[in-house]
Context: one part of a larger RNA
RNA sequence: GGCGCACGGGGGAUGCCAAGGCUCCUGGAGGCGAAGAAGGACGUGACAAGCUGCGAUAAGCCGGGCGUAACUGCAAAUAAGUUCUGAUACCCGGAUUUCCGAAUGGGGCAACCCGUCAUGCUGAAGGCAUGACAUCCCGAUAGGGAGGCGAACCUGCUGAACUGAAACAUCUAAGUAGGCAGAGGAAGAGAAAACAAUAGUGAUUCCGCGAGUAGUGGCGAGCGAAAGCGGAAGAGCCCAAACCUGUGACGUUACGGCGUCAUGGGGGUUGUAGGGCCCGCAGAUCAUGAGACAGACCUAGCAGAAGAGCGCUGGAAAGCGCUGCCGUAGAAGGUGAUAGCCCUGUAGGCGAAAGGACUGUAUCAGGAGCGGGGAACCCUGAGUAGGGCGGGACCGGAGGAAUCCUGCCUGAAUCCGGCGGCACCAUCCGCCAAGGCUAAAUACUACCAGGAGACCGAUAGUGGACCAGUACCGUGAGGGAAAGGUGAAAAGAACCGUGAGUAACGGAGUGAAAUAGAACCUGAAACCGUGCGCUU
Numbered sequence: 001g002g003c004g005c006a007c008g009g010g011g012g013a014u015g016c017c018a019a020g021g022c023u024c025c026u027g028g029a030g031g032c033g034a035a036g037a038a039g040g041a042c043g044u045g046a047c048a049a050g051c052u053g054c055g056a057u058a059a060g061c062c063g064g065g066c067g068u069a070a071c072u073g074c075a076a077a078u079a080a081g082u083u084c085u086g087a088u089a090c091c092c093g094g095a096u097u098u099c100c101g102a103a104u105g106g107g108g109c110a111a112c113c114c115g116u117c118a119u120g121c122u123g124a125a126g127g128c129a130u131g132a133c134a135u136c137c138c139g140a141u142a143g144g145g146a147g148g149c150g151a152a153c154c155u156g157c158u159g160a161a162c163u164g165a166a167a168c169a170u171c172u173a174a175g176u177a178g179g180c181a182g183a184g185g186a187a188g189a190g191a192a193a194a195c196a197a198u199a200g201u202g203a204u205u206c207c208g209c210g211a212g213u214a215g216u217g218g219c220g221a222g223c224g225a226a227a228g229c230g231g232a233a234g235a236g237c238c239c240a241a242a243c244c245u246g247u248g249a250c251g252u253u254a255c256g257g258c259g260u261c262a263u264g265g266g267g268g269u270u271g272u273a274g275g276g277c278c279c280g281c282a283g284a285u286c287a288u289g290a291g292a293c294a295g296a297c298c299u300a301g302c303a304g305a306a307g308a309g310c311g312c313u314g315g316a317a318a319g320c321g322c323u324g325c326c327g328u329a330g331a332a333g334g335u336g337a338u339a340g341c342c343c344u345g346u347a348g349g350c351g352a353a354a355g356g357a358c359u360g361u362a363u364c365a366g367g368a369g370c371g372g373g374g375a376a377c378c379c380u381g382a383g384u385a386g387g388g389c390g391g392g393a394c395c396g397g398a399g400g401a402a403u404c405c406u407g408c409c410u411g412a413a414u415c416c417g418g419c420g421g422c423a424c425c426a427u428c429c430g431c432c433a434a435g436g437c438u439a440a441a442u443a444c445u446a447c448c449a450g451g452a453g454a455c456c457g458a459u460a461g462u463g464g465a466c467c468a469g470u471a472c473c474g475u476g477a478g479g480g481a482a483a484g485g486u487g488a489a490a491a492g493a494a495c496c497g498u499g500a501g502u503a504a505c506g507g508a509g510u511g512a513a514a515u516a517g518a519a520c521c522u523g524a525a526a527c528c529g530u531g532c533g534c535u536u
Stems, first nucleotide, its partner, number of pairs: 001535009015521001016485002020456002022453007029445002031149002039100003042055003046078001050074002061094005070082003105114003115133007135146004153184001154182005164171001168218001194201002205232005215223002236437003239381001243266010271415001273380004277374003280370001285368002288365003292361004297356003301350002307323001309322004324341002326330001332344003386410008396422001417432005472479002492520001495507004
């Protein structure tokens, strides 16, 4: 030196664990904000660095409720206190709520600086206190509204490229990502100028089929309907106009009025046309809103069956043996190992002064009626429909290209009217544009409650189980960690010794265990030693 055995050091794999995650489900809630939000800065404790809470009334103040013996957060100890005259804790309501921040009196390098006016101290101020003072929109004044934040879902405007086409330009990716604006608990759509086809349907939305069909397409890559059928849900309405009428202004007048414009009310809402106008009939039923009361629900809670059974092992019984009991409760968690009957609970029940949301019914408000006939006078959405040029949307890439949108140029008809049925024309059929509203079925989950998992178990699972979007890096946008486990209980090692020592170690003691000693469960490998054996 090598090999082997034994014992250590080192290291933190593995096993076990759950306080954290991940993915879903059901229900709720679906917003907060100038009455100053979200988010912060700075303060606030007897001692107080951090976190949490709170705001100069500062780990808190007041009221109501629930609840019972302890309490002064994480967080030990000391001090000082609180509490059965009911504290602490929990729920509801209220008060306070510095400064910054939309930030809004002006400024500003956020958490700072400086004003004006009114009132008060007050007679006075280079002082103090309180209040008001931003901008935009509506509105005569008064007054009202907006602004900002928020996970996804939604609508509109805008809008890529990589990529695919085995290159690439039309095409694709994709109207996706991204940007901007806006809204709601959903949004959007929606009550036929619709489909269909000789038969019919009867707003919209969503799902299954139709169907990867019909189509489209450098007919490449690809893209890709609809009718109809089956389901979910189900709901229909209001204006403009004709006509009547009020008010105001103006014009005109023969002063009786008439007209124009503006505005309010009545009327009216349709396509087998409807309405106005003229002629008739009838009169009590139904949407909607407000709301006293009642009911169940949510936001605290309450009680809740049955072994302190005997013995054995053990540090410890819930284990094992013996013997009982409850069960509308044998879900689960905890308790010194594995507990239906020890604890918390569970099943089945009960409960709200206050706040919330829901349902129902008195009551009030409030809108709305029906039918027939006549005549053919009036009305029925105009820079609209349509056309041309250029774009875009549809399954449809300009094509034979209907339909829809529109930047420019044009530009009708008026019920004897108009639009559509995939060029166009005729016949036939369907429908009534150029105004508006509309629940449900549908989408989503930052948030709250409950639940589930052939999901993870500390290099996994969130980046983050731990004081993490922290430490740290970067001028900045931004990037972004590592780090869990003593024990049943601190019983966390009094005391003594070695030592320079508050290090470390040896005794002693605790404990079932200390090779569980805080660098603490288990404690693999690399690597480093010590002893012994064999061997060179």